[in-house]
């Protein structure tokens, strides 16, 4: 120097194991902050906090209390698996 690959945030599926079903949580809009390949600039997406509007899927079967079993919720977490950064520079690999 040429080829070629890895590796953020993060989406999605499955599984376990919570959670809520006396409505949190998810999602939806404004506002403010934060963190995002090893780096530097940048893009898009991510969280988070405040407010505000909106809103649900209950059921059996058991008990003294209570607990159990399908279910249900754009629901949390770990786990696998798929797939994931525009330009440089770095990294690994080959030539």
């Nucleotide at each position: 120097g040429g080829c070629a690959g890895a590796g953020u945030a993060g989406a999605u599926a499955g599984u376990u194991u919570g959670c809520g079903u006396u409505a949190a949580g998810u999602g939806u809009u404004a506002g403010a902050g934060g963190a995002u390949g090893g780096a530097a600039c940048g893009u898009g997406g991510c969280c988070u906090c405040u407010a505000a509007a909106c809103g649900a899927a209950a059921a059996g079967c058991u008990u003294a209390a209570g607990g159990c079993u399908u279910g249900c919720g754009g629901u949390a977490a770990a786990c696998u698996a798929u797939c994931g950064c525009g330009u440089u520079c770095g990294c690994u690999g080959u030539c």
Notes: Model confidence (mean pLDDT): 82 of 100. The RNA shown here (THF (Tetrahydrofolate) riboswitch aptamer) has 95 nucleotides. Its Rfam family is "THF (Tetrahydrofolate) riboswitch aptamer". Gene Ontology term of the family: tetrahydrofolate metabolic process.